[in-house]
Formats: sequence, C1' cells, structure tokens
RNA sequence: GGGGGCGUAGCUCAUUGGGAGAGCACAUGACUGAAGCUCAUGGUGUAGGGAGUUCGAUUCUCCCCGCCCCCA
Repeated sequence: GGGGGCGUAGCUCAUUGGGAGAGCACAUGACUGAAGCUCAUGGUGUAGGGAGUUCGAUUCUCCCCGCCCCCA
C1' cells in the first nucleotide's frame, strides 16, 4: 500500500428498515443480629464520529477514527 471483518449498557452479546433488548454486574427496598442466598423495583445508551438515501436508519451507501485477520 491492497482486501476482508468488527465497533450497540460497566462486561459478553442480540436486534439487520418502523420508536434498542437479554444475561451477568450495579443501585434501592424486603428478608437477616450482620452478611450471603432469594424476592421486588430500576436501563444506567449520541448504537465509534460525520454526511447521504428514505416518510422513517443500529440496519443501506460514502468518508474518517480505532481494533483484528489475510496479501504484498
């Protein structure tokens, strides 16, 4: 330098055009002498950044950034 993949909650990952969710973790309350377990409640988010297409974009297109792999 060329090609490909990935980037979504604190972590691991779903969602692949129609108002973003699960598990774990976390917070609060109940229980306990206190903790743990258990139960109840709470999503905590610019979907890496920007632009475009569309009535509508996490999803499609382009550019940039970061990480990984292959070729040279």
Description: A computed fold for a 72-nucleotide RNA from a Nanobdellota archaeon, annotated as transfer RNA. Its mean pLDDT, the model's own confidence on a scale to 100, is 83. The sequence is in RNAcentral, with records from ENA. Rfam family: tRNA.